[in-house]
RNA sequence: UACGUGCUCCGGGGUCAGUGAGAUUCUGAACCGGCGGUGAAAGUCCGCGAGCCAGAGACGAGAGAAGCACCGCCCAGGCGGUGCGGAUCGAGACGAAGGCUGAUCUGGUGCAAUUCCAGAACCGACGGUAUUGGCGAGGCCCAGGCCUCCCUCAGUCCGGAUGAGAGGCGCACGGG
Numbered sequence: 001u002a003c004g005u006g007c008u009c010c011g012g013g014g015u016c017a018g019u020g021a022g023a024u025u026c027u028g029a030a031c032c033g034g035c036g037g038u039g040a041a042a043g044u045c046c047g048c049g050a051g052c053c054a055g056a057g058a059c060g061a062g063a064g065a066a067g068c069a070c071c072g073c074c075c076a077g078g079c080g081g082u083g084c085g086g087a088u089c090g091a092g093a094c095g096a097a098g099g100c101u102g103a104u105c106u107g108g109u110g111c112a113a114u115u116c117c118a119g120a121a122c123c124g125a126c127g128g129u130a131u132u133g134g135c136g137a138g139g140c141c142c143a144g145g146c147c148u149c150c151c152u153c154a155g156u157c158c159g160g161a162u163g164a165g166a167g168g169c170g171c172a173c174g175g176g
Stems, first nucleotide, its partner, number of pairs: 001175001003174005009168002015029004030156002032124002034048004043122002051100003057094001059092001062089002067084007104120005126159003133151002136149005
């Protein structure tokens, strides 16, 4: 000490108020931003992870056909029971490939910046949720509404998650 192998550890952040019977989901304002790369520092450039779909492959609780053996019955050709057997089915957990997967511009400085500075914007998975919305459906009342169902409504709430992980620090051995 670039490298190889193994191991330990680390590895995601963010809210208040108002209205209202009820809201951290509406309204207003605010706050947050994983990992690696990139001539100069990135939520919005490139890639990755997580997430959703998918499911080769091997594992697999349990069920269990043919056949064989023993015992019993008997109309002698069959039936029943037990054991062995194991074709086939198979909950479940793991899981490669593959697919899907949001958003930025302008000006300035500079050799170089969609990364810095100034300004103005935009985005945020899946499931849940009693309040959001609906030329939706049905019923009650017939003056306005009310009830039930359906669809829909959260980056910050709840959940999967004391999970997983891109990766990172370090240690050991080997090697240079």

The RNA shown here (FMN riboswitch aptamer (RFN element)) has 176 nucleotides and comes from Herbiconiux sp.
It matches the Rfam family "FMN riboswitch aptamer (RFN element)". Rfam's curators write: The RFN element is a highly conserved domain that is found frequently in the 5'-untranslated regions of prokaryotic mRNAs that encode for flavin mononucleotide (FMN) biosynthesis and transport proteins. This element is a metabolite-dependent riboswitch that directly binds FMN in the absence of proteins. In Bacillus subtilis, the riboswitch most likely controls gene expression by causing premature transcription termination within the 5' untranslated region of the ribDEAHT operon and precluding access to the ribosome-binding site of ypaA mRNA.The FMN riboswitch structure, reported in present an FMN-bound six-stem junction, adopts a butterfly-like scaffold, stapled together by opposingly directed but nearly identically folded peripheral domains.
The coordinates come from a structure-prediction model, not an experiment, and the mean pLDDT is 80.
The source organism's lineage runs through Bacteria, Bacillati, Actinomycetota, Microbacteriaceae and Herbiconiux.